[in-house]
RNA sequence: AUUUAAGUUUUCUAGGGUUCCGCAGUUUUAUCUGGUCUGGUCCAAGAGAAAACGCACAGAAAAUUCUGUGACACGGAGGGAUAAAAGCCCGGGAGGA
Numbered sequence: 001a002u003u004u005a006a007g008u009u010u011u012c013u014a015g016g017g018u019u020c021c022g023c024a025g026u027u028u029u030a031u032c033u034g035g036u037c038u039g040g041u042c043c044a045a046g047a048g049a050a051a052a053c054g055c056a057c058a059g060a061a062a063a064u065u066c067u068g069u070g071a072c073a074c075g076g077a078g079g080g081a082u083a084a085a086a087g088c089c090c091g092g093g094a095g096g097a
Base pairs, nucleotide, nucleotide: 007053008052009051010050011049012048015043016042020040021039022037023034024033025032055070056069057068058067059066060065072092074095078090079089080088
C1' cells in the first nucleotide's frame, strides 16, 4: 500500500424510544398531558444468539448429493431516517493496535 462471502433473508435478545394500545394524571373526559410509566405493538446489533439459502476450500459417495471447516474484530465525535430514539444507517467508516 492492497484484497477478502466479513453475503442475503428470517426469528429473537441486550439495547432503544413514544406513532398506536395499555397505564397514570387533569377534569376541555379526550382530537389533552406524561416515556422522569413496569409493559404489548414498534425499531434493533459488523464487533450478540439461532435458522434457512448461498459462497470458498477439503473429503466422501457416485454424477449431483452428503459431511466437515470458515478464524479475528479496540473504536470516537458528527450527521441521517422514522412518531421518536438506539449497539439502526453512514460504518468491519475516521482513528488506534
Guanidine-I riboswitch aptamer from Desulforamulus aeronauticus, 97 nucleotides, folded computationally.
The source organism's lineage runs through Bacteria, Bacillota, Eubacteriales, Peptococcaceae and Desulforamulus.